[in-house]
RNA sequence: AGAGUUUGAUCAUGGCUCAGAACGAACGCUGGUGGCGGGCCUAAUACAUGCAAGUCGAACGAGAAAGUUCCUUCGGGAAUGAGUACAGUGGCGCACGGGUGAGUAACACGUAGGUGACCUACCUUUUAGUGGAGGACAACCUUAGGAAACUGAGGCUAAUACUGCAUACGCUGAACAAAACGCUGAACAAACUUAGAAGUAGUUCAGGAAAGACUUCGGUCGCUAGAAGAAGGGCUUGCGGACCAUUAACUUGAUGGUGGGGUAAUGGCCUACCAUGGUUACGAUGGUUAACUGGUCUGAGAGGAUGAUCAGUCACACUGGAACUGAGACACGGUCCAGACUCCUACGGGAGGCAGCAGUAGGGAAUAUUGCGCAAUGGAGGAAACUCUGACGCAGCCACGCCACGUGAGUGAGGAAGGCCUUCGGGUUGUAAAGCUCUGUCCUAUAGGAAGAACGGUUCAGAGUCGAAUAUCGCUUAUGUUUGAUGGUACCCAAAGAGGAAGCACCGGCUAACUUCGUGCCAGCAGUCGCGGUAAUACGAAGGGUGCAAGCGUUGUUCGGAUUUAUUGGGCGUAAAGCGCGCGCAGGCGGAGAGACAAGUCAGAUGUGAAAUCUCGGGGCCCAACCCCGAAACUGCGUCUGAAACUGUUUUUCUAGAAUCUCAAAGGGGGAAGGGGAAUUUCACGUGUAGGGGUAAAAUCCGUAGAGAUGUGAAGGAACACCUGAGGCGAAGGCGCCUUCCUGGUUGAGUAUUGACGCUGAGGCGCGAAAGCGUGGGGAGCAAACAGGAUUAGAUACCCUGGUAGUCCACGCCGUAAACGAUGAGAACUAGAUAUGGCGGGUAUUGACCCCUGCCGUAACGUAGCUAACGCAUUAAGUUCUCCGCCUGGGGAGUACGGUCGCAAGACUAAAACUCAAAGGAAUUGACGGGGGCCCGCACAAGCGGUGGAUUAUGUGGUUUAAUUCGAAGAUACGCGAAAAACCUUACCUGGGCUUGAAAUCCAGAGAAUCCUUUAGAGAAGCUGGAGUGCCCCUUGGGGAAUACAGUGAGAGGCGCUGCAUGGCUGUCGUCAGCUCGUGUCGUGAGAUGUUGGGUUAAGUCUCGCAACGAGCGCAACCCCUAUCUUUAGUUGCCAGCAUUAAGUUGGGCACUCUAGAGAGACUGCCUGGGCUAACCAGGAGGAAGGUGGGGAUGACGUCAAGUCCUCAUGGCCCUUAUGUCUAGGGCUACACACGUAAUACAAUGGUACAUACAGAGGGACGCGAACUCGCGAGGGGGAGCAAAUCUCAAAAAGUGUAUCUCAGUCCGGAUUGGAGUCUGCAACUCGACUCCAUGAAGUUGGAAUCGCUAGUAAUCGUGGAUCAGCACGCCACGGUGAAUACGUUCCCGGGCCUUGUACACACCGCCCGUCACACCAUGGGAGUUGUUUUUACCUGAAGCCGUGGCCCUAACUGCUUGCAGAGGGGAGCGUCUACGGUCGAAGCGAUGACUGGGGUGAAGUCGUAACAAGGUA
Repeated sequence: AGAGUUUGAUCAUGGCUCAGAACGAACGCUGGUGGCGGGCCUAAUACAUGCAAGUCGAACGAGAAAGUUCCUUCGGGAAUGAGUACAGUGGCGCACGGGUGAGUAACACGUAGGUGACCUACCUUUUAGUGGAGGACAACCUUAGGAAACUGAGGCUAAUACUGCAUACGCUGAACAAAACGCUGAACAAACUUAGAAGUAGUUCAGGAAAGACUUCGGUCGCUAGAAGAAGGGCUUGCGGACCAUUAACUUGAUGGUGGGGUAAUGGCCUACCAUGGUUACGAUGGUUAACUGGUCUGAGAGGAUGAUCAGUCACACUGGAACUGAGACACGGUCCAGACUCCUACGGGAGGCAGCAGUAGGGAAUAUUGCGCAAUGGAGGAAACUCUGACGCAGCCACGCCACGUGAGUGAGGAAGGCCUUCGGGUUGUAAAGCUCUGUCCUAUAGGAAGAACGGUUCAGAGUCGAAUAUCGCUUAUGUUUGAUGGUACCCAAAGAGGAAGCACCGGCUAACUUCGUGCCAGCAGUCGCGGUAAUACGAAGGGUGCAAGCGUUGUUCGGAUUUAUUGGGCGUAAAGCGCGCGCAGGCGGAGAGACAAGUCAGAUGUGAAAUCUCGGGGCCCAACCCCGAAACUGCGUCUGAAACUGUUUUUCUAGAAUCUCAAAGGGGGAAGGGGAAUUUCACGUGUAGGGGUAAAAUCCGUAGAGAUGUGAAGGAACACCUGAGGCGAAGGCGCCUUCCUGGUUGAGUAUUGACGCUGAGGCGCGAAAGCGUGGGGAGCAAACAGGAUUAGAUACCCUGGUAGUCCACGCCGUAAACGAUGAGAACUAGAUAUGGCGGGUAUUGACCCCUGCCGUAACGUAGCUAACGCAUUAAGUUCUCCGCCUGGGGAGUACGGUCGCAAGACUAAAACUCAAAGGAAUUGACGGGGGCCCGCACAAGCGGUGGAUUAUGUGGUUUAAUUCGAAGAUACGCGAAAAACCUUACCUGGGCUUGAAAUCCAGAGAAUCCUUUAGAGAAGCUGGAGUGCCCCUUGGGGAAUACAGUGAGAGGCGCUGCAUGGCUGUCGUCAGCUCGUGUCGUGAGAUGUUGGGUUAAGUCUCGCAACGAGCGCAACCCCUAUCUUUAGUUGCCAGCAUUAAGUUGGGCACUCUAGAGAGACUGCCUGGGCUAACCAGGAGGAAGGUGGGGAUGACGUCAAGUCCUCAUGGCCCUUAUGUCUAGGGCUACACACGUAAUACAAUGGUACAUACAGAGGGACGCGAACUCGCGAGGGGGAGCAAAUCUCAAAAAGUGUAUCUCAGUCCGGAUUGGAGUCUGCAACUCGACUCCAUGAAGUUGGAAUCGCUAGUAAUCGUGGAUCAGCACGCCACGGUGAAUACGUUCCCGGGCCUUGUACACACCGCCCGUCACACCAUGGGAGUUGUUUUUACCUGAAGCCGUGGCCCUAACUGCUUGCAGAGGGGAGCGUCUACGGUCGAAGCGAUGACUGGGGUGAAGUCGUAACAAGGUA
């Protein structure tokens, strides 16, 4: 510090996810040691048991027992135990310490102040006192009630308990006087007056105290009343820290005053009366949530989250209420009452409160021992010893966290074995192990063994001090002694022995780390993208590796990354985002000069900011964690002093902002009234006759009852042609005939007036298209709805004919629009050139322009700059300032609920659950378009001939079958693989056999090899009997080579699977003209440029231009055939002339033809014209051939996961007595049917018969086969010649000539069938070809549709070849005869280039929308049902304080009449207040609910095709 993920790729926007750190954690796997910490986050749920607050005999009275000893009359007594224990009165403590976080949004907390409005036990200092009396009550005794808890009555008694009296100060209260010094009054806009009164100093009156104990008699500890201190608390104030406005108004003790009460104290704290206030948009009230802080975690910081442990504060103590006592409580281990719950009970009543420490149950993912000790620290009581202390100190459990240590070290290559992988060579695990040499931390057992201990007590002696004193006094000091839970622990010495101690996660990218096997969209993984459908580095396992390590992973949570709420530090034209527009209150911001103040601001000083924590520097535990010391810091708040630039406040001045005034100007600005013509429609009356209207075409419709057309007239409503413009006006919506009236704004010139009067603007108010609503009018045209006609598969649409609301007017609502410049308002600054509207100035002119120039508006360019890009660019989206509005992933949703507005429709405000990993912007390259432009092709058109109809052949589908082997499937499968299925082929089926096999290599064995023969069998294969012994070496034992046999395993074999694992080969787009690269340049980038543009070409062919310049693969050319000529060579070819023959037969010749070698020739080279003086095009000459002459071979980058594992090769998988192999027979040849490709025809351009002419290119020895001969013929016999320019196949056929047939199912056509044959071949039945005789089917030119062909082509005619024993209508090749047509590119198909749109990129066979059906999920409504919270009103009224007190009781004091009265006290009763409770309601929040609404998600469901291209109606 970033990374992954939207796309084919790119940039930007934007969300999601990851890497980091942390935790009071939990879970999974694993687990050696120690130190230091931490440990119910949930049920503030309920609690068994034990302990957690007592102490004091030096305040007081009383006072045992057991035991022991002694005595005894044996009943007991005495002493001791012991003034002990237990209990009581009294004092102090129990308000601390400890726990928890329920409540609380508050002066609860934090921070800084105030208290002139207060309190304070114990402690310290100080002042003054401590005199003298009295009566009770517990305990105890007696007695009564009760189960118990406990309680009643009578009697005795003490005190530091209680009550008078005396005395008393600077105490309390009141009054008087004085008014000097020094002060106070928070907050408020400020000032003044008034007022108050602490301290110091005076006087008078009234009131108020006390307690003793111990003592060595010295004193010590107490007690009372004051004054101070310290420490603690109460109250009060400023400021600070949560959310919701879908909570906007709240309040009657409420706000203030006066009197009174109450309190330690202020105060509506309470009460009576008076006044009517008080809080709130700077968020009151209400609701929800929450203890607060120091701090903790994270972060660079600012921040964000959090509030365990430790520390400060608050609150609470089963729930609610209340007071008492006390210095202090409304009291965790106190009291009373009510309630719930639990327990005891004799049923009458009682008892209880672990959110103290342990512990239990429950809840939960989850959190410990019913431990030891008061040795230390601290606390309570005590004079002290001491007692108490679950505070605390320690230990136990738990890897919960942090820190430290160990599990060994060195050496060791035959790189062992084993594992894994392998290209079989090896690699890796791996110096790892073993082995050798060492060490001894931790663990184990043994010996020693701490610090933490200081006080205090006590002993002895000494010193000092007090004292008269050498007093065992007190105090101080010194010495000795005593006190340890932890703990026989830490530590240390020696011993033994490498001996006891490593796991977890991960290994596709992010992210360090890779292979094999298994699995086969299954099982599974997954944080995200995603992986898995037979070669998975992603699942599971293994080997190996990486990371961390006594831990490692997972889950959860927080911060970070996230500048993704943006103060630091974001945005709003198109990505989410500018309110439709204006006016304007509050608020925010605000021009220039000068003075004052000092609120903000800045500086210095000072107080505070607890400690701990963090940081830094030291130190202590062996280090570290941890602990200690010091410093710094705590960014804050208060106070004092100062500065005066800026902001602010105030005073004064100014004119540049703003406004006013004068003159002038433009304008569809607004409102009202009046007027006008054109056109449509309707009506009336004419003329006139058969149509009109409408559409792509039609029909509905109108019309012979006279339409439409045309003429005249009338009525009525709405809108205002031309002018009209990128033009004008208005804030926006919007505004267009003319005239008048009323009225708003704007601009220019002048520079007179005011003097900052300004800008923006939350709420608020107003305006606001169209549609819609209400009431009343109006209604010509147009026209939702509706009707009809068309279209269509349908057509609730598009088109047509009609047509109602509405559109128009008046008044009133509605308040929304893509209300758009998708751009808030205002101000300033920042190059230009151009156009135009308005108003000026200048120059000039007779005048009008032109020209120069200023201001205001409106446009289209463009520099800098900005922007993701597109683009914006003085009218900013540039550079800045001010104010407002708005945004924070997509969907759900601008929806639900609530509220406000509205007559309604609806508008405004505005969520959540759930769901996805994207959604969206701009630009790029392609592809596509029922987009555009240009161009080409037998693409269409123009022609010729076919297919589709018939029969047959052949291939395919389907069906059938034991099998009908397999593949090929639009074009680019279908006379295709197959250039030959009777057996073989053959892969299929049935049956019969073989198992190292039919064929290959290796090993060991015996035998040479080889040949003949018998028998059964369908054959494959057995069985029987013989013959035969070779070659090389040789030590004569044997060995080797070759060959066949049987055996063993390595291994063969497979036309088994995967063409979607592959190579090679091939088809196709397409012989289309394209496809790319280097360098440079442009762009953030994908990419672009080049390759586009003007011309031209068959061509990215060439040329010109150009930020491009070059190059490559393609095109062309080079190659072959063919067309002309020359030359060379003449056999098997040829024959002009000579000779010869039946015949180029022979002599002769090589001129010609021909053959086959080498050459020539054609290049727009020449001319004319056009074209840019180009490329090139048109025409012409010459030429055998003319513009690539004709044909072929040649197929760019790539596309179709195209085809082929059955040509071959090959990875992987599968079979191995079978999916291999041998064999006989069968099948591939089936047959209702469908399709493709052909053959033959349907006839006279023909058939038949006879005669007769002319090719080219091929084949031939397991061959072609002549003459001759036989057969009607296929063919047979024969065997000359020929390995071929020699022989042969071999006859060319259409053609030509003659004859016949005469338009018929025929003398056309030949299928089918019967018979007889020939040939090949082991074999012709399934299942060959051909011949002869006989038979003589369909078919009379073929529907929709569709194919080929542009010249030696189509059409037509025959010939040959490959395959092959035989079999050709197929295929390949050859020649003969030999046309027609092309105006042209509108249309169909395919293709190329440029451009445009795109929501496509698997690329239009794309993408994608909505209803319906099904499943699941969350949610709204819902008759209601139910729970909970809050609350008005009313009823009830426990305990208790207060008030009252006439009834009852009454020791202390007073009075006297001495048993009465008084004072005082207590109680019952009554009253106010009031908790729980109750009743009628109200509001809010949940849960649930038949049914219902929409939403979301789901695999291939149904119906259509709305959107994306002009998406087929933009």

Small-subunit ribosomal RNA from an uncultured prokaryote, 1514 nucleotides, folded computationally.